[in-house]
Molecule: SAM riboswitch aptamer (S box leader)
Organism: Clostridium magnum DSM 2767
């Protein structure tokens, strides 16, 4: 970098350093010297991970596999303004404003090349 797959309406400091930009892209709309981005610390969550329970399947049995729920969090990631901030393509409802659904794109994990 590409492919497969799962998730993306919850959650997370009024700390330290630094010092001008940031929210992927485009259009909006926002955040920002009452310090953005970044780094450190703290925190959140629970994808990988561990345990328990239930159900189903396999097996002669032990074992094992799958799913669901609950619990834990040492470790590997991730996240810590706004729903992935909103829309961007297609469809539906509506007089309009607006709303709804599904894709695309993006992000993250796990597996593979």
């Nucleotide at each position: 970098u590409u492919c497969u797959u799962a998730u993306c309406c919850a959650g997370a400091g009024a700390g330290g350093c630094u010092g001008a930009g940031g929210g992927a892209c485009u259009g909006g709309c926002c955040c920002u010297a009452u310090g953005a981005c970044g780094c450190c610390c703290g925190g959140c969550a629970a994808c990988c991970u561990a345990a328990a329970u239930a159900u189903a399947c396999c097996c002669a049995u032990u074992u094992g596999u799958a799913u669901a729920u609950u619990u834990a969090a040492c470790g590997g990631u991730g996240c810590u303004a706004a729903u992935u901030c909103c829309a961007g393509c297609a469809g539906g409802u509506g007089a309009a404003a607006a709303c709804c659904u599904g894709a695309c794109a993006g992000a993250u994990g796990a597996g593979a090349a």